[in-house]
Context: one part of a larger RNA
């Protein structure tokens, strides 16, 4: 000097308390452990591992298994030697592969011989090539405390010296953010500002947008919306408290009021944290296999046991009829429109669209009437059976979806615990990326729209002053 303490003082977090909806009891979906297995491939493991790497395991993908096959090799750059490349076709296999028979000779240069690109093939080696093993050799990329407010230098001054001061103290702040004091004067990395969005005006633009007419042509002032540019908010004004500071309370104005709402953005360092299976790389190791090919299996198994979700258990609801209101996105191998066929998935069809133009696309809760009338039910839908639909070379292991039938547990779930303070929270649907297919998962976007916060005794977590010494 740290560091801890069932030490102390003080501040702060949805920490606790007030409240609201969950988990945990049920069924399925997923992931994890265990267990099986010939394989169930690796890797992640308190918070910070368990819808996690996987923003898509039928084959691929894959790295496991097991059968058949290759040995300079799927892929790289080098030597000889041959043949243009290449094109289709016959038997054999599961394929890979391996044997046939047939067709073709270009380009550059050169008068020809010939050489040479670019390609295939042989053949010998140097090599390739390992999703082998080490994240406790590393880089780089993340997570974590933690968007907490803290981490440091320089000079100077104190200390024999580790070192301390600054950075402590009195206010005072989301903040080491500011004021005042002070042997300390500055100063940097972090907070803040700059940056994206979102909320209000103002100008400038006018299609594909928008307005008026029942479409259309055909016009056009503003308004909405889109994007370019400026304005606005700064404790700037008024009153009070304060220490004639910082600051805080309340108020006017104003679309906003006190960092306006959301985001990006994460000091020095910690956890030898994670990844060597993203990619790089050091060592080791493997070389007729731990390398490469194929098929066909696993990663989808199943007495249990945890995690995260979905659906419910119903009447603030289920069923059936009418009938509105988004927003943000995708789209040519693609979006897929009127019609027409089927109860449906879903097929026909062919219009438009490289998209403010056309299309996905009818939001859904909501609201307007009817029924059911507390029942395992016109709650609930799990399994299961028939018949189908669709994507793909193939849906037997093992895909989604649709019709008809069947209708299982479940009647609000013990200890325990979790999320969240306003357009939040519960709730209602829409889009995307992956993708042929295949979302209850992830990323997004709107609609409806609350409850409660006395306050820090208490649980956790963290700052900052001190105290103490089992540690270093």
């Nucleotide at each position: 000097u740290g560091a801890c303490g069932g030490g102390g003082a003080c501040c702060c977090g949805c920490a606790c308390a007030a409240g609201c909806g969950g988990u945990g009891g049920a069924u399925g979906g997923u992931g994890u452990g265990g267990a099986u297995u010939g394989a169930u491939u690796c890797g992640a493991u308190g918070c910070a591992a368990c819808g996690c790497g996987a923003a898509a395991a039928a084959c691929c993908u894959u790295a496991c298994c097991u059968a058949c096959c290759c040995u300079u090799g799927a892929c790289a750059u080098g030597g000889u030697c041959a043949g243009a490349a290449c094109c289709a076709u016959g038997g054999u296999g599961a394929a890979a592969g391996g044997u046939g028979g047939g067709g073709g000779u270009g380009c550059u240069u050169g008068a020809a011989a010939g050489a040479g690109a670019a390609u295939u093939g042989a053949u010998a080696c140097a090599c390739a090539g390992g999703u082998g093993c080490u994240g406790c050799a590393u880089g780089g990329c993340u997570g974590u405390g933690g968007u907490c407010a803290g981490c440091u230098c320089g000079u100077g001054u104190c200390g024999u010296g580790a070192g301390a001061u600054g950075u402590u103290g009195g206010g005072g702040u989301a903040a080491g953010u500011c004021c005042c004091g002070c042997a300390a004067c500055g100063a940097g990395c972090g907070c803040a500002c700059c940056c994206c969005u979102u909320g209000u005006c103002c100008c400038u633009a006018g299609u594909u947008g928008c307005u008026a007419c029942g479409c259309a042509a055909g016009a056009g002032c503003a308004g909405u919306g889109u994007a370019g540019g400026g304005a606005g908010a700064c404790u700037g004004c008024c009153g009070g408290u304060g220490a004639c500071a910082a600051a805080c309370c309340g108020g006017a104005g104003g679309a906003a009021g006190g960092u306006g709402g959301g985001g990006a953005g994460g000091a020095c360092g910690u956890c030898a944290a994670g990844u060597c299976c993203u990619c790089a790389u050091g060592g080791c190791c493997c070389u007729u296999g731990u390398g490469g090919g194929u098929a066909g299996g696993g990663g989808u198994u199943c007495a249990c046991a945890c995690g995260u979700c979905a659906u419910a258990c119903a009447a603030u609801g289920g069923u059936c009829g009418g009938a509105a209101c988004a927003g943000a996105g995708g789209g040519u191998c693609g979006c897929c429109a009127a019609c027409c066929c089927g109860u449906g998935a879903g097929g026909g069809g062919g219009a438009g669209c490289c998209a403010g133009c056309c299309c996905c696309a009818g939001a859904a809760a909501a609201c307007c009437g009817a029924u059911c009338g507390u029942a395992g039910u016109c709650c609930g839908g799990a399994u299961c059976g028939c018949a189908c639909u669709u994507u793909g070379c193939a849906a037997c292991u093992c895909g989604a979806g649709u019709g008809c039938g069947u209708g299982a547990a479940g009647c609000u779930g013990g200890g325990a615990u979790c999320g969240c303070u306003a357009g939040u929270a519960a709730u209602c649907g829409c889009g995307g990326a992956u993708c042929a297919g295949c979302a209850u998962g992830c990323c997004g976007c709107g609609g409806u729209g609350a409850a409660u916060a006395c306050g820090u005794u208490c649980c956790c977590g963290g700052g900052u002053c001190u105290u103490g010494u089992u540690c270093a």

Small-subunit ribosomal RNA, 3' major domain from an uncultured organism, 472 nucleotides, folded computationally. The coordinates come from a structure-prediction model, not an experiment, and the mean pLDDT is 84. RNAcentral holds the full RNA, with entries from ENA, Greengenes and SILVA.